The prediction has a mean pLDDT of 82. This is a predicted structure of a 739-nucleotide part of an RNA (large-subunit ribosomal RNA, domain II) from a Candidatus Moraniibacteriota bacterium. Its Rfam family is "Bacterial large subunit ribosomal RNA". The organism belongs to Candidatus Moraniibacteriota, within Bacteria.

Context: one part of a larger RNA
RNA sequence: GCCGGCGAGUUAUUUUACGCGGCAAGGCUAAGGAUUUUAUAUCUGUAGCCGUAGCGAAAGCGAGUCUUAAUAAGGCGAAAUUAGUCGUUUGAAAUAGACCCGAAGCUGGGCGAGCUAGCCAUGACCAGGGUGAAGUAUGGGUAACACCAUGCGGAGGCCCGAACCCACGAGCUGUGCAAAACUCGGGGAUGAGUUGUGGCUAGAGGAGAAAUUCCAAUCGAGCCCAGUGAUAGCUGGUUCUCCCCGAAAUAUCUCUUGGGAUAGCCGUGAGAUAGUAGCGGCGGGAGGUAGAGCUACUGGAUGAGUGGACGUGGCUUCGGCCUAGUUCAUUCAACCAAACUCCGAAUUCCCGCACGUUAGUCUCACGAGUCAGUCUGUGAGGGCUAAGCUUCAUAGACAAAAGGGAAACAACCCAGACCGCCAGUUAAGGUCCCCAAAUUUUCCGCCUAUUCGGCGGAGUUCUCCGAGCCCUUGUGGUUCAGAGGACGCGCUUAGUGGUUAAGGAUGUGAAAUCCCGAAAACAGCUAGGAUGUUGGCUUAGAAGCAGCCAUUCAUUUAAAGAGUGCGUAAUAGCUCACUAGCCUACGGGGUUUCGCGCCAAAAAUAUAACGGGGCUAAGCGCAGUACCGAAACUGCGGGCCCGGUCGCUUUCGAGCAACUGGGCGGUAGGGGAGCGUUCUUUAUGCGCCGAAGCUGUGCUGUGAGGCAUAGUGGAGCGUAAAGAAGUGAGAAUGCCGGC
Numbered sequence: 001g002c003c004g005g006c007g008a009g010u011u012a013u014u015u016u017a018c019g020c021g022g023c024a025a026g027g028c029u030a031a032g033g034a035u036u037u038u039a040u041a042u043c044u045g046u047a048g049c050c051g052u053a054g055c056g057a058a059a060g061c062g063a064g065u066c067u068u069a070a071u072a073a074g075g076c077g078a079a080a081u082u083a084g085u086c087g088u089u090u091g092a093a094a095u096a097g098a099c100c101c102g103a104a105g106c107u108g109g110g111c112g113a114g115c116u117a118g119c120c121a122u123g124a125c126c127a128g129g130g131u132g133a134a135g136u137a138u139g140g141g142u143a144a145c146a147c148c149a150u151g152c153g154g155a156g157g158c159c160c161g162a163a164c165c166c167a168c169g170a171g172c173u174g175u176g177c178a179a180a181a182c183u184c185g186g187g188g189a190u191g192a193g194u195u196g197u198g199g200c201u202a203g204a205g206g207a208g209a210a211a212u213u214c215c216a217a218u219c220g221a222g223c224c225c226a227g228u229g230a231u232a233g234c235u236g237g238u239u240c241u242c243c244c245c246g247a248a249a250u251a252u253c254u255c256u257u258g259g260g261a262u263a264g265c266c267g268u269g270a271g272a273u274a275g276u277a278g279c280g281g282c283g284g285g286a287g288g289u290a291g292a293g294c295u296a297c298u299g300g301a302u303g304a305g306u307g308g309a310c311g312u313g314g315c316u317u318c319g320g321c322c323u324a325g326u327u328c329a330u331u332c333a334a335c336c337a338a339a340c341u342c343c344g345a346a347u348u349c350c351c352g353c354a355c356g357u358u359a360g361u362c363u364c365a366c367g368a369g370u371c372a373g374u375c376u377g378u379g380a381g382g383g384c385u386a387a388g389c390u391u392c393a394u395a396g397a398c399a400a401a402a403g404g405g406a407a408a409c410a411a412c413c414c415a416g417a418c419c420g421c422c423a424g425u426u427a428a429g430g431u432c433c434c435c436a437a438a439u440u441u442u443c444c445g446c447c448u449a450u451u452c453g454g455c456g457g458a459g460u461u462c463u464c465c466g467a468g469c470c471c472u473u474g475u476g477g478u479u480c481a482g483a484g485g486a487c488g489c490g491c492u493u494a495g496u497g498g499u500u501a502a503g504g505a506u507g508u509g510a511a512a513u514c515c516c517g518a519a520a521a522c523a524g525c526u527a528g529g530a531u532g533u534u535g536g537c538u539u540a541g542a543a544g545c546a547g548c549c550a551u552u553c554a555u556u557u558a559a560a561g562a563g564u565g566c567g568u569a570a571u572a573g574c575u576c577a578c579u580a581g582c583c584u585a586c587g588g589g590g591u592u593u594c595g596c597g598c599c600a601a602a603a604a605u606a607u608a609a610c611g612g613g614g615c616u617a618a619g620c621g622c623a624g625u626a627c628c629g630a631a632a633c634u635g636c637g638g639g640c641c642c643g644g645u646c647g648c649u650u651u652c653g654a655g656c657a658a659c660u661g662g663g664c665g666g667u668a669g670g671g672g673a674g675c676g677u678u679c680u681u682u683a684u685g686c687g688c689c690g691a692a693g694c695u696g697u698g699c700u701g702u703g704a705g706g707c708a709u710a711g712u713g714g715a716g717c718g719u720a721a722a723g724a725a726g727u728g729a730g731a732a733u734g735c736c737g738g739c
């Protein structure tokens, strides 16, 4: 891992609701007892319980009672409108382990120091080498000591280094040789050394050169058994079928936030009510948002003007005048606001009226689940007008929704799947190939009243095929006939389409507007572009052209700046503005707006920013026609559920049939109806002429399932009606077994 078996809402008591049954203003017995055919038996037993009356704290009174001085007033009742009680099935609750498995833990009593820590008693062990303390002897030395040298000596938690003990580094191992080893190095090695044997200390404890370290591979409190089915607001699991309905992820409170209680939303039953709810139409009303506005308020805020006050500086005949600036008021112009409003929608909400509908609403009772929501559109707050962000509101979808589209893609677009069909029509989206569907679209006339449809004719162009003619004889040219195809209007040339911005650009199309132009524009070519003058100043120089100044003037002119750029040291030179000539046009130039494109444009495994091929449309815009396309809609057949009407039957609960109308996605969850397993009772069957079980096949039911048959097997097993449950497995890192 697979297969097989086992494996989870039970039982008791009490309560409550529906259903069923008995009796009923009553209902029932409990313990106990008696009898017998010993059984889930029958008969007793009225102690007690519930109901038939309430009110009051109570005494108590009583259809009333309590408060009170009260006959007032009020509270709770009675009446109008009386049903209970006992048993039982099922649902639910409470108390118990209470659907099952699962802690870490807490407590008690025992077992452990053969591991390890410390201690006690008694033994054992430490190759070899080195160093050479004290002391001492001899010699020297001293006044005497001290001191010096040499020898002897043999100290030391001394040195080097085996055994022995340890475990610092690296490697190796890491399903190992090994639940800590091995290899190469390393430390101690006469000491606080190592070690054998025997013994002592015990868990609220011991031991500890102290690390929460050790106390048998276990230690912030050992192990075993018990209390024990501890508790688990937590995780996991929870076993057959079909039918009907169908949520929530919100509010309030909560030592509460991943839990609960109540409400909201769902289901079931009973009752009440209404042409009711919802929807669209009409009529009436509510409001201060969007927008807008502000000499309509409150505030903000820009420019200009006027007036007052203050005020710097200047002038002053000391009276004052002028002035930068500040501030207040006011006028004009243009503005801003969630906490501004003279105004003010759409939508929304409330009421009424008519229409259609099984659909609504309310009350009571019982059963729930939900309290982590998510995305998208819209309106807002927070954030960066960031987030697949966060918090609200509102709608939808997902959640709990399959199908088609978006390449793939819970939430986007279309659309809500009862079942079947090798039938049809559409939606979104598509129609060159992958891949279903157009590589769709010319004009005219006639018929039909028109649309639709039909018929006929014509044009352009391409392809194929046939015939004729011409010559330069070819893959030639040309004419005619036939057949077939193509041809809506524009834009884009960037593979834009098929990623992005500011910004940039004689891309291209459309539009508007202004200017120039046959008195010749624009471009080009030819010629001129002068003089006072080198303007003045500055400067080494400054002559149109370093810089500064200027009423930058004037003259001759067809025209020519005290000069547009290049250039020179400064001149010179080239050129432009400006002018003439040549040439010649519906032309030329500027500005603005719109459509489509261009640049800006760099990323990590491989084209990789159309799903691919590929596309110049098979791209984009506009218009038209046809087709494809889903579980939508329709058609045909079938099933189930819920109403209405009529009929039949009825044990009055209901059942059946016909006609008619509606419905049948579904998680949590509620309700209904069934299948199957084991055992029991009663009745009735099958079986050695072959039961159950097993293997295969066929038939059958919406399904759980059922039936038949062949083989195997070798002794038990069904059916009907009821009853009782150890009653259904694929999941629990489930348990046991096999492989």
Base pairs, nucleotide, nucleotide: 001739002738003737004736005735006734011096012095013094014093015092016091017090019088020087021086022085023084026050027049028048032044033043034042035041036039054061055060064076065075066074067073099237100236102234106227107226108225109224110223111222117201118200119199120198121197122196123195124194125193126191128160129159130158131156135152136151137150138149139148140147164188165187166186168185169184170183171182203219205215206214207213212221240674241673242672243671244670245669250263251262252261253260254259264370265369266367267366268365269364270363271362272361273360281353282352283351284350285349286348291343292341293340298337299336300335302333303332304331305330306329307328308327309326310325313322314321315320373398374397375396376395377394378393379392380391381390382389403414404413405412418638419637420636421635423634424633425632429628430627431626432613433612434611438625440624441623442458443457444456445455446454447453459487460486461485462484463483464482466480467479468478469477470476471474488622489621490620491619497615503599504598507596508595509594510593511592512591513590514589515588516587524582525581526580527579528578530555531554532553535549536548537547561576565574566573639664640663641662642661643660644659645658647656648655649654675728677725678724679723680722681721682720683719684718685717686716693712694711695710696709697708698707699706700705